[in-house]
Context: one part of a larger RNA
Order: sequence, then structure tokens, then C1' cells
RNA sequence: GAUUGAACGCUGGCGGCAUGCUUAACACAUGCAAGUCGAACGGCAGCAUGUCUUUUCUUCGGAAAAGAUGAUGGCGAGUGGCGGACGGGUGAGUAACGCGUAGGAAUCUACCUUAAAGUGGGGAAUAACUUGAGGAAACUCAAGCUAAUACCGCAUAAUCUCUACGGAGCAAAGCUGGGGACCCCUCGGGGCCUGGCGCUUUAAGAUGAGCCUGCGUCAGAUUAGCUAGUUGGUGGGGUAAAGGCCUACCAAGGCCAUGAUCUGUAGCUGGUCUGAGAGGAUGAUCAGCCACACUGGGACUGAGACACGGCCCAGACUCCUACGGGAGGCAGCAGUGGGGAAUAUUGGACAAUGGGCGAAAGCCUGAUCCAGCAAUACCGCGUGUGUGAUGAAGGCCUUCGGGUUGUAAAGCACUUUCAGUAGGGAAGAAGUGCUUAAGGUUAAUACCCUUAAGAGUUGACGUUACCUACAGAAGAAGCACCGGCUAACUCUGUGCCAGCAGCCGCGGUAAUACAGAGGGUGCGAGCGUUAAUC
Repeated sequence: GAUUGAACGCUGGCGGCAUGCUUAACACAUGCAAGUCGAACGGCAGCAUGUCUUUUCUUCGGAAAAGAUGAUGGCGAGUGGCGGACGGGUGAGUAACGCGUAGGAAUCUACCUUAAAGUGGGGAAUAACUUGAGGAAACUCAAGCUAAUACCGCAUAAUCUCUACGGAGCAAAGCUGGGGACCCCUCGGGGCCUGGCGCUUUAAGAUGAGCCUGCGUCAGAUUAGCUAGUUGGUGGGGUAAAGGCCUACCAAGGCCAUGAUCUGUAGCUGGUCUGAGAGGAUGAUCAGCCACACUGGGACUGAGACACGGCCCAGACUCCUACGGGAGGCAGCAGUGGGGAAUAUUGGACAAUGGGCGAAAGCCUGAUCCAGCAAUACCGCGUGUGUGAUGAAGGCCUUCGGGUUGUAAAGCACUUUCAGUAGGGAAGAAGUGCUUAAGGUUAAUACCCUUAAGAGUUGACGUUACCUACAGAAGAAGCACCGGCUAACUCUGUGCCAGCAGCCGCGGUAAUACAGAGGGUGCGAGCGUUAAUC
């Protein structure tokens, strides 16, 4: 000199943009952060509608009340599907194929895309519900009833799997929109035709993931030897997959001064800071990878987890309890206590972007987008402009002549950024739904899909950005320093005292070094100090 996720002191007008627990991976009150689908299913607790019955009132139109009815819109709880493995947080552990980079072969991959083939016919249950029982509760048990895209056989089956190459084995589920004839027909529907969404098998792709290897990746030798599934082979097991991954047997190997092992420290990288560079330091925000989710262990489900807001066991802690037993996990967003020099709101919205579910409308989304707080960093703007000498008054200094503050003020003439008040006012909005038309599909002018047009409609931010008008210099300057380094000097007080200090050093009666004042210098909504890095 540059820099910082900074802190502290004094001061503080506005806006933009970014950032904000670096410490206790300490403990957490409260709310929210993962749901969705009725176009898979039985149903119907609640809401709304229709129909029927009864009663009351009646202006004879009807109105009100009670009851029944899942009939309709929908829908609590439940079965089922998909999601919950993403998104979000943290950096404790890890010196490692963890990360970075370059390669590899023995693998899996839900949803999505492409292609081929199929989607036939049956069965047995079970939740919800009802009844009963136990329990303080959490919840649990027994009996009975019922549905499905839940579950299980049968059929069919290959380019699929296995094979001794003869052969053997393996699947599925339906739901929904529309419809002129014809058939069944309870007039509600079904067959039939047709569209869409699904389901099963196979092949390929895409995406994602698992595995292996070369090289690189902190300090210590006051750590020199380490290793028994250890190193390799064979047989077997296991995995989606290679492999001591596991196991039995056999052999005795494997690593190491080019630093094994041990100890300490640490998430790694793109990057960031500094520097002319080489290098040094660092790893906040943002992005990629990894690891973790109270501590330790374990598996289940699933395409994917050994799973932050799932399960089981053990432990510590907290809470409830009828003492028998139960409940919990903010390193999600806010917020609380604690620790600390120190770090924000228990805010708004799904309008946009993205995600989950759904045919869609839509629902959910503390992801996200916004707002709030903080001069925490960076950037921009303002706090007026011109004129004004009798060089006013006052202050300070003085050799008492004057000098300086100083064009500074006052005065005069202007301007109105920003803030204030009032009014206008974009863009972020693309779409969804509706109507119409054309094309596709089709037996079809239904339905559905695509495209186009039209009218209408969707904004948290938001009293938005921006623009216009109004009034009036009106509301807006401090901080550090002045002995040398280092830009800037005098007076008074003090008297080795009080004090200053980054280094040299000042202060013991004339202190430009302490304290105050006047003046000056530097930077400026900041200025200094401290800490840290180059």
C1' cells in the first nucleotide's frame, strides 16, 4: 500500500447493489418447512345441492322446520398409487480413490423418448365400517362385513431367463371422454365403434448412480519399523456389478528412508485476497463433489436410502404419567436461552422461476421471489450556486503598528437534485380457462389433440421504477492528526506530576510531543483504532 463475512470508539442525509453466528456439530418453548391424486377403490363424518315424506305459516306464488335419501358437487378418516433418496441446512468426522484431473470394465437406472409384441379368464383376503374388550394416555386386541390399478393362481409368450442344447420356465389392470346404426336391456347401463391416460414383456437411448486405476493433494523422525484376512491362489458364498467383500483349504507373502506405521491438524475443488510475476495466504457468499442429521449400531421398504422433518435397538438429555407405561430430536425458515468482541424478522406471496402430485382445473412448496433490520462492504448523489471589503462584529495572536479566522459571514441575486406533499404511471404476464376457425384423428359435423384469432382475466413486491407539479436555502458534517518518519504551529495550563507513545522518544517552569484553545493538514457519510493476510 492492498484486502476483510470483521469488531470497537466518535459521528451519521438519501439511494442502488451485495453480504450478515467465523464462537457451543451447545440446549431448544411456539408456528410453519411434503404432500398430492375421487379420472385406482369401498365409502360418506362434515359442507353445499337436488328429490321424497311429515308438520307449521301463507299474500296460495311459496316460505320455514324436522326426517329420509351417496342421487349430485365434493370430501374428513381409510385401502391403493406416485412423491417423500429432490429441494433446504451444517462442516463434526475424514490425510482418504474423499477431492481434483485423466482414463477403464465387470454393472443398475423410477419418471422420460424411440421401436416391437401383448393387455385373456378366475380366486382368496383385508383396512375403513359395526360390535365387544383392555388402557390414564400413546394405542392395542378379538369377532363379523366389504372394494380396488392392493394380493394370488390359471392361460398365452419371445429377439427374455436357465440349459445337459433335448428342453424347461416366466407377465399384465384397469380408469375415463364421445357415439350413428345393430344386440342385450331393469331405460340406468352394458356389448359394439372410437379417442385419451394407464398396465406387462423385450430392445435401444437419455439421465442419474455404483465400482476400478495412473498422477496430484498439510506438518512432525523428540513417530522406524508396520501387517494375520494380513499378501496371493483354488473351491464355495454374496452383490446390480469386479474384488479377501465373506468363508474353507493352500502358499508366505504385502508396505517402508522416494518416509510405511503412529501423532497432530484439516472437508476438497472452481475460486478468493495479495503480488509485476514466480509465489504466499485462504476455501464466507455463488457453483461442483463428499460427509453428517441428539450419540452409537442395524436393517426394512423402494428404481434409488442403510433415509434431517421414516422404522428398530442401546445410551445421554428433556417432557407427560393414574407409576403400569409413553412422547421427543431446528447442522430447514423465523424465533429463545447460552457462549461470544460479534452477526438480522416468531414478516408477505406462490405473481414469476423451479419442484412434487394430478388428465386438467388446481393443491402443496420458510425452495424461490420479495419486503423488514444493520454505514457490514462496494458504488452513486446531496448537504447549495453566484456576487459580496467598511476586509463588520466576535475569537485568537501581537513587537500594540497590526496580523489571522476571511469572501468566510451578513447583505443582494438565483437554483431546487435528494428528502417532503399531491397527481400520473410502465415492465416483470408467459399463460390457464371461455368462444370461434383450420388441420389431424375417426364411421362421425361427438370427444380429444395441435395451430391461429377474439373477448375477458391473473402482480407478493407496490404508496414500485419513472414522469409532472408545489413550497422553501429551506431538513442534511463529521472524524483523525499537526516533534521526525509524515502533509499540517502558536498561545495558555501543567511542572519527570498529570499524561502521551507505532519506532525514535516527549514531560524535572519559557513543552510546536501532555491537556485546552485559536489556527492548520488529511479523508469525508464517514473517520480512526484493534485483529488478520499478502